[in-house]
Molecule: Fluoride riboswitch aptamer (crcB RNA motif)
Organism: Pseudomonadota bacterium
RNA sequence: GAUCUCACAGGGGAUGGAGUUCCCCCUUUAACCGCCAGACGGCGCGAAAAGCCAGAUGGCUGAUGACUCCUACCGGCGC
Numbered sequence: 001g002a003u004c005u006c007a008c009a010g011g012g013g014a015u016g017g018a019g020u021u022c023c024c025c026c027u028u029u030a031a032c033c034g035c036c037a038g039a040c041g042g043c044g045c046g047a048a049a050a051g052c053c054a055g056a057u058g059g060c061u062g063a064u065g066a067c068u069c070c071u072a073c074c075g076g077c078g079c
Base pairs, nucleotide, nucleotide: 009027010026011025012024013023016070017069018068019067020066021065034060035059036058037057041053042052043051
């Protein structure tokens, strides 16, 4: 200096904050960055189709990884 593993610790898990931890992931060039439809293009093929890759664009759900609370938003009812 490089590689692997373990422990501790730290960090992440599609919209904010806090607590909890029993879940998963990552070790800083990382984990993470939702779903549906899908133009153009590429692969596929003798040529097509199916299919695959990527994806402009359009549409949809949710403030949690999970639980609780707060805030924001949406819907209904009552005063």